[in-house]
RNA sequence: CAGUCGACGGGAUCGGGGGCUUCGGUCCCCGUGAGAGUGGCGCACGGGUGCGUAACGCGUGAGCAACCUGCCCGUCCCAGGGGGAUAGCCCGGAGAAAUCCGGAUUAAUACCGCAUGAGAAUGCAGGUCCGCAUGGGCCUUCGUUUAAAUAUUCAUAGGGGACGGAUGGGCUCGCGUGACAUUAGCUGGUUGGCGGGGUAACGGCCCACCAAGGCGACGAUGUCUAGGGGCUCUGAGAGGAGAAACCCCCACACUGGUACUGAGACACGGACCAGACUCCUACGGGAGGCAGCAGUAAGGAAUAUUGGUCAAUGGGGGGAACCCUGAACCAGCCAUGCCGCGUGCAGGAAGACGGCCCUACGGGUUGUAAACUGCUUUUGCACGGGAAUAACCCCCGGUAUGUAUACCGGGCUGAAUGUACCGUGAGAAUAAGGAUCGGCUAACUCCGUGCCAGCAGCCGCGGUAAUACGGAGGAUCCGAGCGUUAUCCGGAAUUAUUGGGUUUAAAGGGUGCGUAGGCGGCGCGCUAAGUCAGGGGUGAAAGACGGUGGCUCAACCAUCGCAGUGCCUUUGAUACUGGCGCGCUUGAAUGUACCUGAGGUAGGCGGAAUGUGGCAAGUAGCGGUGAAAUGCAUAGAUAUGCCACAGAACACCGAUUGCGAAGGCAGCUUACCAAAGUACGAUUGACGCUGAGGCACGAAAGCGUGGGGAUCGAACAGGAUUAGAUACCCUGGUAGUCCACGCCCUAAACGAUGAACACUCGAUGUCGGCGAUAGACUGUCGGCGUCCAAGCGAAAGCGUUAAGUGUUCCACCUGGGGAGUACGCCCGCAAGGGUGAAACUCAAAGGAAUUGACGGGGGCCCGCACAAGCGGAGGAGCAUGUGGUUUAAUUCGAUGAUACGCGAGGAACCUUACCCGGGCUUGAAAGUUACUGAACUGUCCAGAGAUGGACAGGUCCUUCGGGACAGGAAACUAGGUGCUGCAUGGCUGUCGUCAGCUCGUGCCGUGAGGUGUUGGGUUAAGUCCCGCAACGAGCGCAACCCCUAUGUUUAGUUGCCAGCACGUCAAGGUGGGGACUCUAAACAGACUGCCUGUGCAAACAGAGAGGAAGGCGGGGACGACGUCAAGUCAUCAUGGCCCUUACGUCCGGGGCUACACACGUGCUACAAUGGGGGGUACAGAGGGCAGCGACACCGCGAGGUGAAGCCAAUCUCAGAAAGCCCCUCACAGUUCGGAUCGGGGUCUGCAACUCGACCCCGUGAAGUUGGAUUCGCUAGUAAUCGCGUAUCAGCAAUGACGCGGUGAAUACGUUCCCGGGCCUGUACACACCGCCCGUCAAGCCAUGAAAGCCGGGGGUACUAAAGCAGUACCCAAGAG
Repeated sequence: CAGUCGACGGGAUCGGGGGCUUCGGUCCCCGUGAGAGUGGCGCACGGGUGCGUAACGCGUGAGCAACCUGCCCGUCCCAGGGGGAUAGCCCGGAGAAAUCCGGAUUAAUACCGCAUGAGAAUGCAGGUCCGCAUGGGCCUUCGUUUAAAUAUUCAUAGGGGACGGAUGGGCUCGCGUGACAUUAGCUGGUUGGCGGGGUAACGGCCCACCAAGGCGACGAUGUCUAGGGGCUCUGAGAGGAGAAACCCCCACACUGGUACUGAGACACGGACCAGACUCCUACGGGAGGCAGCAGUAAGGAAUAUUGGUCAAUGGGGGGAACCCUGAACCAGCCAUGCCGCGUGCAGGAAGACGGCCCUACGGGUUGUAAACUGCUUUUGCACGGGAAUAACCCCCGGUAUGUAUACCGGGCUGAAUGUACCGUGAGAAUAAGGAUCGGCUAACUCCGUGCCAGCAGCCGCGGUAAUACGGAGGAUCCGAGCGUUAUCCGGAAUUAUUGGGUUUAAAGGGUGCGUAGGCGGCGCGCUAAGUCAGGGGUGAAAGACGGUGGCUCAACCAUCGCAGUGCCUUUGAUACUGGCGCGCUUGAAUGUACCUGAGGUAGGCGGAAUGUGGCAAGUAGCGGUGAAAUGCAUAGAUAUGCCACAGAACACCGAUUGCGAAGGCAGCUUACCAAAGUACGAUUGACGCUGAGGCACGAAAGCGUGGGGAUCGAACAGGAUUAGAUACCCUGGUAGUCCACGCCCUAAACGAUGAACACUCGAUGUCGGCGAUAGACUGUCGGCGUCCAAGCGAAAGCGUUAAGUGUUCCACCUGGGGAGUACGCCCGCAAGGGUGAAACUCAAAGGAAUUGACGGGGGCCCGCACAAGCGGAGGAGCAUGUGGUUUAAUUCGAUGAUACGCGAGGAACCUUACCCGGGCUUGAAAGUUACUGAACUGUCCAGAGAUGGACAGGUCCUUCGGGACAGGAAACUAGGUGCUGCAUGGCUGUCGUCAGCUCGUGCCGUGAGGUGUUGGGUUAAGUCCCGCAACGAGCGCAACCCCUAUGUUUAGUUGCCAGCACGUCAAGGUGGGGACUCUAAACAGACUGCCUGUGCAAACAGAGAGGAAGGCGGGGACGACGUCAAGUCAUCAUGGCCCUUACGUCCGGGGCUACACACGUGCUACAAUGGGGGGUACAGAGGGCAGCGACACCGCGAGGUGAAGCCAAUCUCAGAAAGCCCCUCACAGUUCGGAUCGGGGUCUGCAACUCGACCCCGUGAAGUUGGAUUCGCUAGUAAUCGCGUAUCAGCAAUGACGCGGUGAAUACGUUCCCGGGCCUGUACACACCGCCCGUCAAGCCAUGAAAGCCGGGGGUACUAAAGCAGUACCCAAGAG
């Protein structure tokens, strides 16, 4: 926040006047009229909230002949005369209070009789009219009952009865209005009836009696959730979501219940009772209800002032003035939203300073931005002016007839408010932020950070160059806002009515029969429910939309219009659907005839095999496996023969066959049952299709009872295999497998494809029937297959047996996991089945196809890949590299193949990068700019040296500017073998000299991609040929290049020497020669060209011909697209990072050479195909002036001394060795082997200690051919023999790279090992060193269980207040 009325009875107080007075006061009159009371009206409106409610609550449309309605309006009629009380007031009393009690007295428009009755109600009767029904309206006679209020200024206000209107309500009905079926049955006043009660009124609303009904799969009942609508948001719409503000309805008012009063309530600011809570109390009792407006507390992420006014609008009361009004109008707070406005406009380039970036003498960007100049003044500020909203009522005056009433004029009234608005003034003055910048998505750089810190809507960023983190500069988008979060719709055709699917992605029920339901052939007629058209009513206002208008615009508001897809009603139409009726035959069924089959059920019979038993015969094994063992067998097995018995299954036929609804069905035969098909077109006349529930059938396994039990064979046992082997293999073996009866009810119950009907090119095989027959050919119906057209499909594929085109019905799906699980229910003897979730969790799970890779998958093919062969390695000693260890350091790198005699083709110092110690700091080196000095040489001192110091000598060129060289202060530059080869270039290894890798155009595919490049042949080869939707081309292959094998020509010096001459002991030594060898340039030659055979061809084969060489003659260089984040930052180069009196640099010494071990690569051997001694023959390719060094001498030798020649086809290294000839050694740790050690030397070098090579003498180790395993090689190869070169002072070289000499064996073949090319499978794509499953541990998350403990709610039972009703009877009061 609800009062008001003095025109109800009184009346405190105060003022004025008058009378009396003892001056204390008292009486009268007039005015004033508090507070309470009686009475009337109001308080049921307005305002708030959404608890409850799934409902006639709401919405919409109807109905009430079953109803009410104060105030308001209209019409008619009326108000006569009485009575008794009671508040208040006064007196008394109880109580703390709230409050209550008693006595006396009093009024009314309070209350109660009486009179009157136009009328009303009611009873009996009569008449008339009407309605869909119950029924209703009107008229008439008689009987009964029933009214009222006054006030006063006399004009108003009010009162009573009746009928009607208006308004507001009550009740009823059709339709619409959530979720869950893991809620399927619910119901006793229940459903109906008769009679009554009750109500304004109908009704089981209530009661008595009677009947046994009522509701439900079109979802009853139950549970959960929820106020409903106009509308709001979204959406193309259909929809979806919502239920703030405003409007309508409902419900509620602390919780629950109840009635009273009243026109209206079961009553927000009324009452009673009960409960919880709060407060007061004297403990006896009392008081209270903001979901009114403010405000407080609490809760919360969060939500405002204890404001002004009744001026307007509206409401209540009043005759009115007026009073009341937290309704309302205003103001306040909040960028919460919508709308409008501003923070300035123009000029201004030295493109300023500063910032940031860069390729950094400079440029870019911030940016006309700023400064500066000119202009404007919205807003704000200051000053001045200043509304509309106001006209009623009322007052005054006037007009019209008439102090009323109506109208006109004037006056009075503003909370907001000195507000809106207007004017003047000064002055750019008062006013910009937020987010973002990897893609989606507009906007980019630097720095910092380094899988850290952090970001993140999704994808995803961050592990040292981050446009993705943080900062900065810049940019972009919005702008008094900008982002974030939450929620709804959209996108999402991702619940699909519009508008989806179900072979393989989720999804067809295991199959049939069939109920309800849905759908349904041809013709005619009737009907008009659906449907369509026209009319009428309704669909409130606001909102939305359109027009116009008002605030300066807009938001906002006003007004008019449209719309509102709906419902009701009416008139019509009749094609289609439905209903009714009459027909029809093509759908369907029946009939007759023929025919088919492993269709079903029951019975009988058969042979083979297996097992067992018996007998015979016979002997040592059988059996089994990859190989074995367990097992069986001398107590006679197995194998063999005969006989007997048992149970189960039916070889051949047999098929890509047939039958059945599916599961499924196989020896022969009988009986019974069922079905399909074909032919005929006789019968019925739509009888059909599908089919939620329901019923039946339903492999195998399993269960129950009773049989049976040969084989096989879960479990089990044993033997093997294996790391293990609860498996695979073997030997046994129980249940079971079989039968009868009863259960179970599942499956990859699959065509992963529901049923039915119609339509849409063909080819071919086959089964059954019919037709026609000629062993041909072919038609037709039904089935079973294969291939294809159109079309469909994501593709694979389907394709008249559809996954095509349509129609009808059913079933099912909606991301993966959790899970076909849990709970509930149903079924089952059990096992289990049916139905069937959620929490939680993931960013996928999945289909089809593509390219690769992979497979202890398959087919074809190739390679010293295996095999065949020869020689090695692995054992020994030594050399060398590596690991490891050690060390002050043993610098670093290389690490399966593809590191390990590798970088290194030369580590005593140097190298050198490592360690120790001593030094330097513009530095050890290069460049530029001054200055000084030639450079430089020699000597001495200190020192380990670097270095420091001292002395002496030496005076360059010049065009006189200067230059070369050296020193050197300062400055600009340094330097780093420090890190990152996963930031890089370059180079390299490997697959692999494997035959591959691609492109253009075309074609195929939605696409990835394919084709070409596959196929048939052939090749060393993607080499070539043929074929082919491919045709061509590129990088690879091959060829072109080099060496080598033959020849020719040319050319002959340093090479050569046949012939001629000279000459020597000898010698191309000399003259000469070009013949030959050779040299080195050019050319020739080989191409399957020729022949034969095979073949389409390419090509292959042939001891072929010819030829020096034959099918690539041999060798080299040459390495496709790419792979291994392969290797190298230590060759070099280089981004980034790091060090700067040190991580740079110089010097001395040391180390890289270590040594219990392990590995790789080699050398030398183990000996007689050999060793030793002697003799003797033949290469090629290289090197040489700081060199090679002949030759001579010395030395056993390494070598030394002297020294010719040679810048080399000239001289030299340089003796080749194996070989051949002769001699010796006879099998042994040796006359093999040479390690190790001792001694003595030579050479290089500043220097051989750590740490060189070589020579001589002595010493004389292991080793007698090498385990598992492993390497190389297919011909001038392996094997074996020596020679040379680079590096280099020398050399650790047995290494590397070359050269020639001698010179084999073997290849059946492709099963296997390794590597490689095509087809196939794949859940792999970092690609099998892949992927991936389960347990466990720790932590975390979610969800459970849990002894108990605490709080709340509910059910049932009992008890029970108020209240309402209450007959007889009793009590009290009143009236008569």
This is a predicted structure of a 1376-nucleotide RNA (small-subunit ribosomal RNA) from Olivibacter sp. The prediction has a mean pLDDT of 82. Taxonomically the source falls in Olivibacter (Bacteria, Sphingobacteriia, Sphingobacteriales, Sphingobacteriaceae).